[in-house]
RNA sequence: UUAUCAAGAAAGACUGAGGGAAAGGCCCUAUGAUGUCUUAGCAACCUGUAAGCCCACUGUUAUAAAGGUGCUAAUUCCUAUCUGCCCAAAUAGGGCGGAAAAGAUAA
Numbered sequence: 001u002u003a004u005c006a007a008g009a010a011a012g013a014c015u016g017a018g019g020g021a022a023a024g025g026c027c028c029u030a031u032g033a034u035g036u037c038u039u040a041g042c043a044a045c046c047u048g049u050a051a052g053c054c055c056a057c058u059g060u061u062a063u064a065a066a067g068g069u070g071c072u073a074a075u076u077c078c079u080a081u082c083u084g085c086c087c088a089a090a091u092a093g094g095g096c097g098g099a100a101a102a103g104a105u106a107a
Stems, first nucleotide, its partner, number of pairs: 001107005010039005018028003023079003040072003045068002047064005076102001081099007
């Protein structure tokens, strides 16, 4: 920089009190947090194969899962900034969306 983020997938051993990025909320946690390891699994970004288009690259679809990563509580747990629509007498408040920011992962 680009793409994706509503789906999916856990057991054991050791450890022993915190954890969910950060603020607020809410939640998980001695029926064991966190971390390390083992095994298993999910997914399909890289990768392999096939098809069609183009044929210079890129890009599309289907499929595979050996290898490189990643992941296996809650939508990225929710909100925060801007904005559209609706309810409402309302510049209060509430509901449903869109965009951005931040973050995560891959190339």
The prediction has a mean pLDDT of 78. A computed fold for a 107-nucleotide RNA from uncultured Mucilaginibacter sp., annotated as SAM riboswitch aptamer (S box leader). RNAcentral holds the sequence, with entries from MGnify. NCBI's taxonomy places the organism under Bacteria, Pseudomonadati, Sphingobacteriales, Sphingobacteriaceae, Mucilaginibacter.